[in-house]
Context: one part of a larger RNA
RNA sequence: AGACGGGGGCCCACACAAGCGGUGGAGCAUGUGGUUCAAUUCGACAGUAAACGCGGAACCUUACCCAGGCUUGACAUCCCAAGAACCCUGCAGAAAUGUAGGGGUGCCGCAAGGAACUUGGUGACAGGUGCUGCAUGGUUGUCGUCAGCUCGUGCCUUGAGGUGUUCGGUUAAGUCCGUAAACGAGCGCAACCCCUGUUGUAUGUUGUAUUUUUCAUACAAGACUGCCUAGUUUAACUAGGAGGAAGGUAGGGAUGACGUCAAAUCAGCAUGGCCCUUAUGCUUGGGGCGACACACGUGCUACAAUGGCCAGUACAGAGGGUAGCAAUAUGGUAACAUGGAGCCAAUCCCUAAAACUGGUCAAAGUUCGGAUUGAGGGCUGCAACUCGCCCUCAUGAAGCUGGAAUCGCUAGUAACCGUAAGUCAGCCAUAUUACGGUGAAUCCGUUCCUGGGCCUUGUACU
Numbered sequence: 001a002g003a004c005g006g007g008g009g010c011c012c013a014c015a016c017a018a019g020c021g022g023u024g025g026a027g028c029a030u031g032u033g034g035u036u037c038a039a040u041u042c043g044a045c046a047g048u049a050a051a052c053g054c055g056g057a058a059c060c061u062u063a064c065c066c067a068g069g070c071u072u073g074a075c076a077u078c079c080c081a082a083g084a085a086c087c088c089u090g091c092a093g094a095a096a097u098g099u100a101g102g103g104g105u106g107c108c109g110c111a112a113g114g115a116a117c118u119u120g121g122u123g124a125c126a127g128g129u130g131c132u133g134c135a136u137g138g139u140u141g142u143c144g145u146c147a148g149c150u151c152g153u154g155c156c157u158u159g160a161g162g163u164g165u166u167c168g169g170u171u172a173a174g175u176c177c178g179u180a181a182a183c184g185a186g187c188g189c190a191a192c193c194c195c196u197g198u199u200g201u202a203u204g205u206u207g208u209a210u211u212u213u214u215c216a217u218a219c220a221a222g223a224c225u226g227c228c229u230a231g232u233u234u235a236a237c238u239a240g241g242a243g244g245a246a247g248g249u250a251g252g253g254a255u256g257a258c259g260u261c262a263a264a265u266c267a268g269c270a271u272g273g274c275c276c277u278u279a280u281g282c283u284u285g286g287g288g289c290g291a292c293a294c295a296c297g298u299g300c301u302a303c304a305a306u307g308g309c310c311a312g313u314a315c316a317g318a319g320g321g322u323a324g325c326a327a328u329a330u331g332g333u334a335a336c337a338u339g340g341a342g343c344c345a346a347u348c349c350c351u352a353a354a355a356c357u358g359g360u361c362a363a364a365g366u367u368c369g370g371a372u373u374g375a376g377g378g379c380u381g382c383a384a385c386u387c388g389c390c391c392u393c394a395u396g397a398a399g400c401u402g403g404a405a406u407c408g409c410u411a412g413u414a415a416c417c418g419u420a421a422g423u424c425a426g427c428c429a430u431a432u433u434a435c436g437g438u439g440a441a442u443c444c445g446u447u448c449c450u451g452g453g454c455c456u457u458g459u460a461c462u
Base pairs, nucleotide, nucleotide: 001462002461003459004458005457007456008455009454010453011452012451013450015446016445019409020408021407022406023405026301027300028299029298030297031296032295033294034292035291042053043052064287065286066285067284068283069282070281073125077124078123079121080120081119082118083117086103087102088101089100090099091098092097107114108113127276128275130274131273132272136270137269138265139264140263141261143259148187149186150185151184152183153182154163155162156161167178168177169176193253194252195251196250198221199220200219201218202217203216204215224247227241228240229239230238231237290428303402307361308360309359310358311357312356319350320349321348324343325342329338330337331336368399373394374393375392376391377390378389379388415438416437417436418435419434420433421432
C1' cells in the first nucleotide's frame, strides 16, 4: 500500500421490512445430470451453466453410429489431353454411383487458336466442427450504470509511498459548495443521441362523410430550481408552493471507467503450434441427437363460482405479405377444401381476448381439470414407423392451493388478457423478441439478512 475481521462510524440498493403474485406438491412442455445405447455429436457448471449456443433435429441441418462407395478429392489455383455446354432414355443398385445408347453442335476469330463449361491424367496441393480459450485476435458475461480509477507539476518521506482523492455540508453521482500543500488535468458521472408525453406552424394521399378535430410527415417552442416562502455558512443544496401537458434526472432506451475472475468461446469467424492425409477428408442410404428406474432447473395448464359452459355485443397497438397475404361466395360438425376480387400495401388482406349483457350449473373430483388412450379425418412435404402439426367423436388420469426453503415486482409497475414477428415447406412455440387492453396493493423505516461505496481501527495474511 492492499486484502480480510462473527471491529467501529456514515451511506446506498426490491437487500430486508410492508404488500401483491409465484416456484418448491400435480400433469405436461423444455433444458441439464445420471443411466442406457452401435450412437444417444459437441460446448456451457455457485452467483456469472441448465426454454443457454439452437431466432425452429422427420431427410437436409449433423458435427455422432451402422452399412455402401470415392481418393488431386464436394471446394480453390496452376499444367497436359479430349470433348462445346447441355438434354433424353434403358439396365444394376437402398441411394451415392456404375454402365450402355441417342440427340446436340453454339460464341469470338480468315486460320492457327481462344473464352466458358464438362470429363480424364500428373503432382504441387485441397480438406479436417481433429487437440490446445492455460499460445492468441475478435466478441461476450460478471462485480456494476456501482462511483470510482488515474496522471502532470509542486510539497512531505531514507524508502516503499503519501498528498491531491482527506475533512464539514450536499447529491442519484469524486454531483456541487466551503475548507485544506496543493494547483490543474484525463478516463468515468452528467450533458450531447433516440423514443414517448404538451402546444404551435406548414403540408394533406392511400388517411378525414364534411370545415374544425383525429391522424401522418417535417420544423419549431417548452423545464432552467427560472419565480415565491422557509431552513442553511450570504454557499452548495433541501422542504413546501404557484403557474404549467410535464418539476426538480419528466418516463423509457442506447451508452458499461481502470480493472477482477489464466471467467466463456479454436463449434460463428479469424489464427500460432501440434496431429490426420486410400482418412480424423468427401459422399449416399438408414439410424441417432426424441432412449428412461431416477435427480435438478426453467416454464405452461390447473386444482374452480372474482369460476366453467352457451348465446348476443364492443373497443387496440405494433408488425407481416408476390415461390406471398388472401376478401365476398360455395362445400364440410370442424380442421380444411374449391375458387379467386383486391394488394409490391396509411389503399387490399392477415386481425383481438379478457371486459359488458342475458341464460344455465350450486359445492360435487363436479357442466372443475384436462393428461392418457381408441377410432375416423385434414394439412405440409420425395417421405410423417422410429419422430410433425391440426380437427371431430369417444375416453376421461393426477390434482381440492402445495414441507423445509426460495423468486419477481415501487406505477401505467405487478397481476390478468389477448395480438404480431423472426426462424420456417411443415412444426413439437407453453420459448424468444416486440405490441397494446384491463389495471392494483404496499413502503414516509434501516435493528437484522445479502451485495456494494467512503473513512477509520486490528492483524501471526500478500
The prediction has a mean pLDDT of 82. Predicted 3D model of a 462-nucleotide part of an RNA (small-subunit ribosomal RNA, 3' major domain) from Candidatus Peregrinibacteria bacterium RIFOXYB2_FULL_33_20. The sequence was found in a public genome assembly.